[in-house]
RNA sequence: GCCGGAGUGGCGGAAUUGGUAGACGCGCACGACUCAAAAUCGUGUCUCGCAAGGGGUGAGGGUUCGAUUCCCUCCUCCGGCA
Numbered sequence: 001g002c003c004g005g006a007g008u009g010g011c012g013g014a015a016u017u018g019g020u021a022g023a024c025g026c027g028c029a030c031g032a033c034u035c036a037a038a039a040u041c042g043u044g045u046c047u048c049g050c051a052a053g054g055g056g057u058g059a060g061g062g063u064u065c066g067a068u069u070c071c072c073u074c075c076u077c078c079g080g081c082a
Base pairs, nucleotide, nucleotide: 001081002080003079004078005077006076007075010026011025012024019065027045028044029043030042031041032040046055047054048053058074059073060072061071062070
C1' cells in the first nucleotide's frame, strides 16, 4: 500500500430483505430472607428533564416518510496479501 471483519449502557452481548434501540447475562444500588453474613429471591439500573417529552448505536456527511441496518469519507482495533 491492497483486501476482509469489527466498533451499541459500567462490562459482555442481542436487535439486519430499513419500521418500538439496548433483549439476555455480569456488575452495581435498594429491599426481602438471616442473630449476622453468604447463597437465593424481588425491584431498579444509557443520558437530560419535576413531568410531558427530547437526545443517544466510533466521527462527519448522504439516501429515505423513516437508518444500529444502505452509500461515501475519516478514526480505532483484529486478520490476510504484498